Small-subunit ribosomal RNA, 3' major domain from an uncultured bacterium, 479 nucleotides, folded computationally.
Its mean pLDDT, the model's own confidence on a scale to 100, is 82.
The RNAcentral record of the full RNA draws on ENA and SILVA.
It matches the Rfam family "Bacterial small subunit ribosomal RNA".

[in-house]
Context: one part of a larger RNA
RNA sequence: UGGCGGGGGUCCGCACAAGCGGUGGAGCAUGUGGUUUAAUUCGAUGAUACGCGAGGAACCUUACCUGGGCUAGAAUGUCUCGUGACAGAUGGUGAAAGCUAUCCUUGUAGCAAUACACACGAGAUAAGGUGCUGCAUGGCUGUCGUCAGCUCGUGCCGUGAGGUGUUGGGUUAAGUCCCGCAACGAGCGCAACCCCCAUCACUAGUUGCCAUCAGGUAAUGCUGGGAACUCUAGUGAAACUGCCGUCGCAAGACGCGAGGAAGGAGGGGAUGAUGUCAAGUCAUCAUGGCCUUUAUGCCCAGGGCUACACACGUGCUACAAUGGGGAGGACAAAGGGCUGCCACUUAGUGAUAAGGAGCUAAUCCCAAAAACCUCUUCUCAGUUCAGAUUGGAGUCUGCAACUCGACUCCAUGAAGCUGGAAUCGCUAGUAAUCGUAUAUCGGCAAUGAUACGGUGAAUACGUUCCCGGACCUUGCACU
Repeated sequence: UGGCGGGGGUCCGCACAAGCGGUGGAGCAUGUGGUUUAAUUCGAUGAUACGCGAGGAACCUUACCUGGGCUAGAAUGUCUCGUGACAGAUGGUGAAAGCUAUCCUUGUAGCAAUACACACGAGAUAAGGUGCUGCAUGGCUGUCGUCAGCUCGUGCCGUGAGGUGUUGGGUUAAGUCCCGCAACGAGCGCAACCCCCAUCACUAGUUGCCAUCAGGUAAUGCUGGGAACUCUAGUGAAACUGCCGUCGCAAGACGCGAGGAAGGAGGGGAUGAUGUCAAGUCAUCAUGGCCUUUAUGCCCAGGGCUACACACGUGCUACAAUGGGGAGGACAAAGGGCUGCCACUUAGUGAUAAGGAGCUAAUCCCAAAAACCUCUUCUCAGUUCAGAUUGGAGUCUGCAACUCGACUCCAUGAAGCUGGAAUCGCUAGUAAUCGUAUAUCGGCAAUGAUACGGUGAAUACGUUCCCGGACCUUGCACU
């Protein structure tokens, strides 16, 4: 100087407390461990691994296993030699890959020899490796932590390591700002500049809108028209403790003060200092070294990654009446669409199928929003709760659903009556709850992930305690 303390002081955070909802019990989905296996490819492992890499494992993917093949090789160059084509078609063998046979078969210049182009074959040379090392590395990432810190120049102090500044008194979300001070300044962070949302104005008016006028329909902005409103999308304005009051030297704090759409950082996002964990990744990529080269490379078929006594994590669905079933009615936002989205009609209980408009989209379609409201039924029961499992019959995608897809219908109707010790999330349009869309994608194991809106709470006395962190100070057998 740091680090540590079951030392002290000050402060903060869904850290506790106050509340709401879960997990831990059940069934299933998914990941992991373990076990099994020819293989169950590899990585991630307290917080910071475990619905993680994977934003889609039937083949492919695929890296694993078994078996069959190739050896300058699956790709691209360079050099030499040979052939004249290559492609294509038809055979044989085979699970395919491959191996092999036959048919057909070049161009340009030149009289030609030949040269060039292209293709194939042979030889030579550069291959290849998801093999090892993340403790040789770059890049990227997690975490402490969006915590308020981390430093430098000159000066001053100290023999020196170092200190000072950065401490102190206040204040702040903040090393934010003020005052003081052997310090004076500065840099990286904080904040602001950027994006979205909330208000208004201006500009613009189609595909969106319809107040006024007119026409028209069974009905509809449907039509003429309009530019007001909504909206769209561009430019501006607006918030600064600016004003008032109290306290204060100031910074600032307080006010069921004003005005205002918004008030003291208005709400979100992006943004992550110096560093820590030899943290993670050699399997995104790049790369040193090592290893391999008729194999640890490459091609192919089938299998595996989907196994199952068990253990754990993350979720979904429930255990019901604030509910389940039936009928009717209403209100979103944000996305996607031409190998596509598919209105509408017909067939089917249905998944879907057969026809068939519109739309390269503010125009058409996906599209029904659901919770909600009204009426009705069930009446506390393992039930008209719950839906696992199993049997049968089907639909769709795809070369192909046996291992191993999703969906539909009929039947079946398991556990489960609110979950021990323990433990997690959340402070407002949040939690809880309800649906919607998208990426990936032929299809889908999505209950996941990422977005979107609808309905919409409770509680916070407070900082004694638990956890983590910041500053000052003190002790130390540590540095």